[in-house]
A computed fold for a 113-nucleotide RNA, annotated as TPP riboswitch aptamer (THI element).
The sequence was found by an Rfam model in a public genome assembly.
Model confidence (mean pLDDT): 76 of 100.
RNA sequence: AACAACUGCUGGGGGAGUCCGAGCCAAGCCGGGCUGAGAGGACGGAGCAUGCACCGUCGACCCUUGAACCUGAUCCAGAUCAUGCUGGCGCAGGGAAGUGGUUUUUGGCAGAC
Numbered sequence: 001a002a003c004a005a006c007u008g009c010u011g012g013g014g015g016a017g018u019c020c021g022a023g024c025c026a027a028g029c030c031g032g033g034c035u036g037a038g039a040g041g042a043c044g045g046a047g048c049a050u051g052c053a054c055c056g057u058c059g060a061c062c063c064u065u066g067a068a069c070c071u072g073a074u075c076c077a078g079a080u081c082a083u084g085c086u087g088g089c090g091c092a093g094g095g096a097a098g099u100g101g102u103u104u105u106u107g108g109c110a111g112a113c
Stems, first nucleotide, its partner, number of pairs: 001106002004103007011064004017034005023052002041058005069094003075088004
């Protein structure tokens, strides 16, 4: 000095599904099951009953040059009470970076013996 691994800081990106029950003419992410890192912790707001788990900010969590996450996708196969549950699709298309530290290996240079 390079490569690799791990990691700190700053900035940035991202998702919150499914089933059962309860609840609500305006109250509310309430209880339990499944998967998962995470499935709604705090505050504020909107709308509605053949309807309702929406939006924003913060928090937690994950990811940050790449299977975090999104699209294809109301996709295909399997499993399941059910599901974005598993696999395929998938060296498909997108997707958020700068910097510091430690260690290993390799190479270069210098010095000593």